Transfer RNA from an uncultured Clostridia bacterium, 73 nucleotides, folded computationally.
């Protein structure tokens, strides 16, 4: 210094031949319980690392950047 991946909810990750984000867990409330747990039924959380382009429309495409991982040099 060069390649490739990866960056999405508080954590683990889905979604990528565009059409306006989703599960699992973990809060939270309710029910049930003599109470806790555990089950069930609910709610809330995220403008997709950032910036610019392209499109009527971008997490998705293209360019630039930042960060992490491996690999080579």
């Nucleotide at each position: 210094g060069c390649u490739a991946c990866c960056g999405u909810a508080g954590c683990u990750c889905a979604g990528c031949a565009g059409g306006u984000a989703g599960a699992g867990c973990a809060g939270c409330u309710c029910a049930c319980u003599c109470g806790u747990a555990a089950u069930g039924a609910g709610c809330a959380g995220g403008u997709c690392g950032u910036c610019c382009g392209u499109u009527c429309g971008a997490a998705u495409c293209g360019g630039a950047u930042c960060g992490g991982u491996a690999g080579c040099u």
It matches the Rfam family "tRNA". By type it is a transfer RNA.